[in-house]
Molecule: Glycine riboswitch aptamer
Organism: uncultured Pelagibacteraceae bacterium
RNA sequence: AAAUUUCUUACGGGAGAGACUACUUAGUGUAGCGCCGAAGGAGCAACCACCCCGGAAACUCUCAGGCAAAAGGACCGUACAUAUUAA
Numbered sequence: 001a002a003a004u005u006u007c008u009u010a011c012g013g014g015a016g017a018g019a020c021u022a023c024u025u026a027g028u029g030u031a032g033c034g035c036c037g038a039a040g041g042a043g044c045a046a047c048c049a050c051c052c053c054g055g056a057a058a059c060u061c062u063c064a065g066g067c068a069a070a071a072g073g074a075c076c077g078u079a080c081a082u083a084u085u086a087a
Stems, first nucleotide, its partner, number of pairs: 005083001009079005018033001020032004034067003040063001041061003047055002
């Protein structure tokens, strides 16, 4: 000292599943049944690491969240910015 990479921000793309039933009133409220997995969370594990402490999924669960639209949304692309760092 910068590529890559981590994190942040902005823009674009972004799936699934009842516009269910009843009560209530005018509050996205209350209750019930049926479903979804790609916020988050948890579990197992290939694998990695190992002095100790461990790390680990788009798999599984469905606590949370969601099931017209809106919002959100893992992940991907582009741009900015921050930190670390080889030759």